[in-house]
């Protein structure tokens, strides 16, 4: 240094909910909370899931992402600590 993750230590992050704003919606910001988290740190690169505004369709309770999920999985890039 890489691996790797302790009844270590020193942080750090905030799920649900609630208020406020944005947004067609999904979902997200700001505060407040604290389920849990060894990368719950950054990237929408692959997958998966969500919405369906727009456009299709005779029509809709359908079908569609260019839109959203990194705290669904996976990749990539950064990082603290130092016991087996």
């Nucleotide at each position: 240094u890489g691996a790797c993750g302790a009844c270590a230590a020193u942080a750090g992050c905030a799920c649900a909910c609630c208020a406020u704003c944005c947004g067609a919606a999904a979902g997200g910001u700001u505060g407040g909370g604290c389920c849990g988290c060894a990368a719950a740190g950054u990237c929408a690169u692959g997958g998966g899931u969500c919405u369906a505004a727009u456009g299709c369709u005779a029509a809709u309770u359908g079908c569609u992402a260019u839109g959203a999920u990194u705290g669904c999985c996976a990749g990539a890039c950064u990082g603290c600590c130092g016991a087996a």
c-di-GMP-I riboswitch aptamer from Syntrophomonas sp., 84 nucleotides, folded computationally. Rfam family: c-di-GMP-I riboswitch aptamer. Rfam links the family to the GO term cyclic-di-GMP binding.